[in-house]
The part of an RNA shown here (small-subunit ribosomal RNA, central domain) has 347 nucleotides and comes from an uncultured bacterium.
The prediction has a mean pLDDT of 86.
RNAcentral holds the full RNA, with entries from ENA.
Context: one part of a larger RNA
RNA sequence: UUGGGUGUAAAGGGUGCGUAGGCGGUCUAAUAAGUCAGUGGUUAAAGCCCGGAGCUCAACUCCGGUAAGCCAUUGAAACUGUUAGACUUGAGUAUGGUAGAGGCAAGCGGAAUUUCUAGUGUAGCGGUAAAAUGCGUAGAUAUUAGGAGGAACACCAGUGGCGAAGGCGGCUUACUGGACGGUAACUGACGUUGAGGCUCGAAAGCGUGGGGAGCAAACAGGAUUAGAUACCCUGGUAGUCCACGCCGUAAACGAUGAGCACUAGGUGUCGGGGUCGCAAGACUUCGGUGCCGCAGUUAACGCAUUAAGUGCUCCGCCUGCGGAGUACGCACGCAAGUGUGAAACUC
Repeated sequence: UUGGGUGUAAAGGGUGCGUAGGCGGUCUAAUAAGUCAGUGGUUAAAGCCCGGAGCUCAACUCCGGUAAGCCAUUGAAACUGUUAGACUUGAGUAUGGUAGAGGCAAGCGGAAUUUCUAGUGUAGCGGUAAAAUGCGUAGAUAUUAGGAGGAACACCAGUGGCGAAGGCGGCUUACUGGACGGUAACUGACGUUGAGGCUCGAAAGCGUGGGGAGCAAACAGGAUUAGAUACCCUGGUAGUCCACGCCGUAAACGAUGAGCACUAGGUGUCGGGGUCGCAAGACUUCGGUGCCGCAGUUAACGCAUUAAGUGCUCCGCCUGCGGAGUACGCACGCAAGUGUGAAACUC
């Protein structure tokens, strides 16, 4: 490299947008680049391939022949391409509706923890398997009233919803993205995938400035223990929060790339539409999300119209274990480090 693969054995890029490129709906006409057929010269011979012959066979040698390709030329017009015209089912727009923790900004709320002040009140509180460190007669814990401040939003809450993913949950307002179903008015293939590129991207971490209630790496003390740099307890700083800027990684998982089409059913649930019905509801149709299950598939487990089934298009990735996601180089980063990514050697 080919082939074969990529849920769990090695392997789906964390996610989207999108450039080049690849692939691309229906009809008509033209063209003839690809394609197909013929002809001509040419491609030295040998060799390859086919048929035969000669060394006893074979290798080997000899004879004959067809290929096959470039070019030129003549034709064919189904398919691919190109050009022109048309179409509406793919895609998009419009219109009037629906649901939603989708995003961003501002404001507001109650419960609770902590703390401060004041009152009541007295000897304990706290913590554990048991204790101790710790707090408390300078009046704690408990309880009542008032104040401050920060963070998170009980119940509702649901294999419920929304988002491309990360993720999103008190209430109100403003701005704003997407989805779905209904109508079928408009555009008329405008599509799909997407190397590079760009965007977003949990937590931790970093820079500057704020903030700091609770929790809590590090750290300190008390226990436990043979020891205990731990698990348990008492404290406690970064951090967690906000603003702006970096970082760019995760078991970033459905360990399952995106799009389209096709292929038994049953049953829940979320958001719409239609028909029937007084109603309860029944039937039906789109879109999402679960469970079970046939064919098929799979090494098995399992998957099974939300495919891991059957096909097509495009991209990423894998190719024995270790060495190693290391070294070196390059790029990015303030740093931490990240991306790219070997070899010797070894079994």